[in-house]
């Protein structure tokens, strides 16, 4: 050049009129007008996961349920991030992985095809027997199949077999050495080989009480009927959990049918905040210092139109301008995202 990887950043811009929402001030007719300052995100989304905050008894034991699953370490917390094994893809940079336990707790599943699919088994073959039918031996070869009880050579047998030899691969186990640790490097021993499959049951080992801002709390307003069960210490009922115990409260409750409310304040945004600097640490992170205040609506505000520029498309007139819209609040993942900018890595080629 040119082929590729991985990160990160940006998401139209000034102006001008006209409108919305909250705060502050002013003004009077007390709920309106005027001014002034602010007003969506990188995902505000999905609501998958974790926590702060509320409530239930500041929450308790068993069983069930129900998540997670290498190793270190960050974090309030996690299923998340960061490193780092071990396995795969790849020439590399870099990437994937829901990575416990199938050899030892036990069960059950491997379609089709093949003989057989897991402890047995013989379809063609080889070998022996035998006139043949067929009988007995084998598991070297051949066929199946996503997967066939270790691979090559020899010994050795009628034929053949880890029946036995020697390497090689692979499981266990023991020493050493490196590393926190997972695991790795090497060495020695043992049986000669061991199939998959827990995104089946299950076992192991650690974690989870519930229910949510429509949580909650406060003001104000409206019902106060009727008729049946069941109770008032021999406890109805409730305390928003799958059972079951225990605990607390407890004098009314529950079920029709009739009747009425259905309005306002808070909770509410200063927070595991945000920007910037040093410092520790490979890194997630984290400690300090210093500056900043940045929506708070609930009939759900944050939009219209105009002019100039900027990108794209078109010979020109023109036409377009990614995904998208808070709803107690934060930390993640996951999805969606025209167009445009930046670094940092690998690989080929060429030049100097």
């Nucleotide at each position: 050049a040119g082929a590729g990887u991985c990160g990160u950043c940006u998401g139209g811009a000034u102006c001008a009129u006209c409108g919305c929402g909250u705060u502050a001030u002013u003004a009077c007719u007390u709920g309106u007008a005027a001014u002034a300052c602010c007003g969506a995100g990188g995902a505000a989304a999905g609501u998958c996961c974790g926590g702060a905050c509320u409530c239930c008894a500041a929450a308790g034991a068993g069983c069930a349920a129900g998540g997670u699953g290498a190793u270190g370490g960050c974090u309030a917390a996690c299923g998340g991030c960061c490193a780092u094994c071990c396995g795969g893809a790849g020439a590399a940079a870099u990437c994937c992985g829901c990575g416990g336990g199938a050899u030892u707790a036990g069960u059950g599943c491997c379609a089709c095809a093949g003989a057989a699919a897991a402890u047995a088994a013989a379809c063609c073959g080889c070998c022996a027997a035998g006139a043949a039918a067929u009988u007995g031996g084998u598991a070297a070869g051949g066929a199946u199949g996503a997967a066939a009880c270790g691979g090559u050579g020899g010994u050795g047998u009628a034929a053949g077999a880890g029946a036995c030899c020697a390497c090689c691969a692979g499981c266990a186990u023991u020493u050493a050495c490196g590393g926190c640790a997972a695991c790795g490097u090497a060495u020695a021993u043992g049986g000669c080989u061991a199939g998959g499959u827990a995104a089946a049951c299950c076992c192991c080992a650690c974690c989870u009480g519930g229910a949510g801002c429509a949580a909650g709390a406060c003001c104000a307003g409206a019902u106060u009927g009727u008729u049946a069960g069941c109770g008032u210490u021999u406890g109805a009922g409730a305390g928003c959990u799958g059972c079951u115990c225990g605990c607390u409260c407890g004098a009314g409750u529950u079920a029709a049918c009739g009747g009425g409310u259905a309005g306002g304040u808070u909770g509410c945004u200063u927070g595991a905040a945000u920007c910037u600097g040093u410092a520790a640490g490979u890194a997630a992170u984290u400690a300090c210092a210093g500056a900043u205040c940045u929506a708070g609506a609930u009939g759900g505000a944050u939009g219209a139109u105009g002019a100039u520029c900027u990108c794209u498309c078109g010979c020109a007139a023109g036409a377009g301008a990614a995904c998208a819209g808070g709803a107690u609040c934060c930390g993640g993942c996951u999805u969606a995202u025209a167009g445009g900018g930046c670094g940092a890595c690998u690989c080929u080629u060429c030049u100097u």